[in-house]
Context: one part of a larger RNA
Molecule: small-subunit ribosomal RNA, 5' domain
Organism: Oligoflexaceae bacterium
RNA sequence: GAGUGAACGCUGGCGGCGUGCCUAAUACAUGCAAGUCGAACGCGAAAGUCCUUCGGGAUGAGUAAAGUGGCGCACGGGUGAGUAAUACAUGGGAACGUGCCCUAGGGUGGGGAAUAACUGUUGGAAACGACAGCUAAUACCGCAUAGUCUCGCAAGAGUAAAGGUGGCUACCGCAAGGUGCUAUCGCCCCAGGAGCGGCCCAUGUCCCAUUAGCUAGUUGGCGGGGUAAUGGCCCACCAAGGCAACGAUGGGUAACUGGUCUGAGAGGAUGAUCAGUCACACUGGAACUGAGACACGGUCCAGACUCCUACGGGAGGCAGCAGUAGGGAAUAUUGCACAAUGGAGGAAACUCUGAUGCAGCAACGCCGCGUGAGUGAAGAAGGCCCUUGGGUUGUAAAGCUCUUUAGCUAGGAAAGAAGCUUCAUAUGGCUAAUAUCCAUGUGAGGUGACGGUACCUAGAGAAUAAGCACCGGCUAAUCUCGUGCCAGCAGCCGCGGUAAUACGAGAGGUGCAAGCGUUACUC
Numbered sequence: 001g002a003g004u005g006a007a008c009g010c011u012g013g014c015g016g017c018g019u020g021c022c023u024a025a026u027a028c029a030u031g032c033a034a035g036u037c038g039a040a041c042g043c044g045a046a047a048g049u050c051c052u053u054c055g056g057g058a059u060g061a062g063u064a065a066a067g068u069g070g071c072g073c074a075c076g077g078g079u080g081a082g083u084a085a086u087a088c089a090u091g092g093g094a095a096c097g098u099g100c101c102c103u104a105g106g107g108u109g110g111g112g113a114a115u116a117a118c119u120g121u122u123g124g125a126a127a128c129g130a131c132a133g134c135u136a137a138u139a140c141c142g143c144a145u146a147g148u149c150u151c152g153c154a155a156g157a158g159u160a161a162a163g164g165u166g167g168c169u170a171c172c173g174c175a176a177g178g179u180g181c182u183a184u185c186g187c188c189c190c191a192g193g194a195g196c197g198g199c200c201c202a203u204g205u206c207c208c209a210u211u212a213g214c215u216a217g218u219u220g221g222c223g224g225g226g227u228a229a230u231g232g233c234c235c236a237c238c239a240a241g242g243c244a245a246c247g248a249u250g251g252g253u254a255a256c257u258g259g260u261c262u263g264a265g266a267g268g269a270u271g272a273u274c275a276g277u278c279a280c281a282c283u284g285g286a287a288c289u290g291a292g293a294c295a296c297g298g299u300c301c302a303g304a305c306u307c308c309u310a311c312g313g314g315a316g317g318c319a320g321c322a323g324u325a326g327g328g329a330a331u332a333u334u335g336c337a338c339a340a341u342g343g344a345g346g347a348a349a350c351u352c353u354g355a356u357g358c359a360g361c362a363a364c365g366c367c368g369c370g371u372g373a374g375u376g377a378a379g380a381a382g383g384c385c386c387u388u389g390g391g392u393u394g395u396a397a398a399g400c401u402c403u404u405u406a407g408c409u410a411g412g413a414a415a416g417a418a419g420c421u422u423c424a425u426a427u428g429g430c431u432a433a434u435a436u437c438c439a440u441g442u443g444a445g446g447u448g449a450c451g452g453u454a455c456c457u458a459g460a461g462a463a464u465a466a467g468c469a470c471c472g473g474c475u476a477a478u479c480u481c482g483u484g485c486c487a488g489c490a491g492c493c494g495c496g497g498u499a500a501u502a503c504g505a506g507a508g509g510u511g512c513a514a515g516c517g518u519u520a521c522u523c
Base pairs, nucleotide, nucleotide: 001523002522003521004520006519007518008517009516010515013369014368015367016366017365018364019362020361021327026325027324028323030322031321032320035071036070037069040068041067048059049058050057051056078280079279080278087205088204089203090202091201092200093199096197097196098195101193102192103191105189106188107187108186109143111141112140118133119132120131121130122129123128149158150157151156163185164184165183166182167181168180170179171178172177206252207251208250213243214242215241218240219239220238221237223235224234225233255277256276257275258274259270260269261268262267282303283302284301285300286299305316306315307314308313333359335358336357337356341355342353343352344351345350372402373401374400375399382393383392384391385390406464408459409458410457411456412455416450419447420446421445422444423443424442425441426440427439428438429437467512468511469510470509471508472493473492474491478507479506480505481504482503488495489494
């Protein structure tokens, strides 16, 4: 000199864009943060309305609440405890997996047995159950079919499925409806792809040698087991190897990177925000489900802690967003909205989304603007200094003439929607079809948290807006008074013991400026 997620002191007008627990991975009150689908399924309240044989029934109505089932909950969000290599970065590799998505091929036949919800009885303070009975499915289980699939040298053997919704009305039916045809969304098998993920290798990645030897599943082989897959990953047997002064082993410290800061560079320091990877989710361990987890807001076991209890037994996990206590020099609101972007579910409308978009607080940082402009010498008054002549503050003020940013008042008023959506309509595709559905277009309508915000116009009035540090040298800027090795200053040199440009004050000056200094840390 530059820098900071800064803090402290004094001061403080506005806006834009960013940033904001670096400490206790300490403990957490409360609310919210993951649901959705009635176009898979049984089943179904209530108000209100209608009918009634007065028992009740229909509608309300896929509306509320709950259940079976599907998909999601492995993403998104947080934190950096552990980890010095099971990680990360870069470059290679072969022995793998893959829900949703895309592109092909083939199939979707015919049956069965249950079970929740519900009803009844019943246990428990609660959490939560037990028994009996009823019922559905895209839930579950057989049978059939079977190849470019699996096993097998071959012969051969084995393995699958689920339907829903809209339309038509040829057939059946008194009707409800069913069969059929058709469009569409699904389902099963198989192949390829994309994206994603698992695994292996090489090189690189802090300090200590006052850590010098370490290692028995240890190193390799053969055979097996296991896995999606290679492999001592695991096991039996065999051999005796493997690593190490190019630092093994041990100890300490630490998430890594793109980057960031500094520097002419080489380097050094660092890893907040943003982005990629990893690890963790009260502590330790384990598996289940699933395409994917050994799973932050899932399960089980153990532990510590907290809470409830009828003492028999139960409940919990903010390193999600806010917020609280504690710790600390120190770090914000128990806010608004799903309008946009993105995500989950759904055919869709839509629902959910503390992701996200916004707002609030903080000079924490960067950038921009303002605190007025012109004129004005009687060089006013006052202050300070003085050689008593004067000098300086100083065009500074006053006065005169203007302007109105920001702020105030009033009025007008976008874009973020080229999105999404409703209705009508045209064309094309599918089709037996002018139906439905799909695609594209046109017309009309609806939809904004921020927010009546930004911005624009008009009006009045200089009105509401300057401080901080320094002035001995380094280092820009000096005089007077007070004090008298005292009080004090100080980054270094050093000032102060009666004329202190170095302490304290005043006047003046210098430097920065809504900031200025100090402290801490890095180059």